This is a predicted structure of a 268-nucleotide part of an RNA (large-subunit ribosomal RNA, domain VI) from a metagenome. The prediction has a mean pLDDT of 89. Rfam family: Bacterial large subunit ribosomal RNA. RNAcentral holds the full RNA, with entries from SILVA.
Context: one part of a larger RNA
RNA sequence: CGUAGGAUAUUUGAGGAGAUUCAUCCUUAGUACGAGGGGACCGGGAUGGACGUACCUCUGGUGUACCAGUUAUGUCGCCCGAUGUAUUGCUGGGUAGCUACGUACGGAAAGGAUAAGCGCUGAAGGCAUCUAAGCGCCAAGCCCCCUCCGAGAUAAGAUAUCCCUCAGCUUUAGCUGACUAAAGACCCCUUGUAGACUACGAGGUUGAUAGGUCGGCGGUGUAAGCACAGUAAUGUGUUUAGCUAACCGAUACUAAUAGGUCGUGAGG
Repeated sequence: CGUAGGAUAUUUGAGGAGAUUCAUCCUUAGUACGAGGGGACCGGGAUGGACGUACCUCUGGUGUACCAGUUAUGUCGCCCGAUGUAUUGCUGGGUAGCUACGUACGGAAAGGAUAAGCGCUGAAGGCAUCUAAGCGCCAAGCCCCCUCCGAGAUAAGAUAUCCCUCAGCUUUAGCUGACUAAAGACCCCUUGUAGACUACGAGGUUGAUAGGUCGGCGGUGUAAGCACAGUAAUGUGUUUAGCUAACCGAUACUAAUAGGUCGUGAGG
C1' cells in the first nucleotide's frame, strides 16, 4: 500500500514444512516343512537402541548476586569483630533460571489409488488367455491420517461484537458551512513467561506491573555478644541459631503522574 467504511477478537484451510526408524526377546511352536541337521510364514505380547519434541517433580551439572570453613597479607588505633587483595584466593554446600547424564511422550492404527506381482469373468481367435470392454487383491513407496506455519490464498475468505452529524446548494459515490474528533491504536511510563534492536506478553491508581516491606518455602548449618569450664588452644549454654539471590504469597510505602498523537462523521 492492497484486501471498497473504520476497528477488536475468534477462525476456515489453498498451500508449505516436519515426522513417518531399527533391533532383540517371549508366545504361536520345536508346530508346518524336512530322512536328519535344522526350522518358519501368519497372528499376539514385551523390551531396547538411535532420533525427535516438551519439561525441571526426581537424579545430577552449573549457579563470580546465598551460607559456612580456612591460608597469606593490608586496613578499620589495639583486642574482639569486620572488610580489601591473592583465578570467585582456596575449599565444602547450594535457591531461581538454564540444562542432561534426568523425567514424560512420539513413530501407530485406519482409509483411498497404485507398482512389481497374484487373480475373476472374457472375446478378438467356437479352444485357451489377468485384458482388448469389465471387476478384484496387493508395498516401509504415493494421497490421506499425525504435528507446525498458513488469507499478499491479489480468487486477498468466514463468524461475532463495537464505532461514526447537522444545515444549505444540488440531486451526485458531489460541493460549501458549522459542529464533532468515535470505536480503537500508539507515543510515554512500570515491566517479563518475551527479547540483539524491533516485535510479543502483563500492567499504568477503577492499579499488585516492578522495587521496597512483611510472611513463607528452600539454602547454609548453630551468628555476634554475654555467661560458664579449661593455664591455654578450645569447648558448652543462650541456639536446630544467625544470615539468606533470582522462588511463592500478602501489602499501594516508592515508581507506572500529568499529558500528547493518530484515527472521523454511515462507506463506489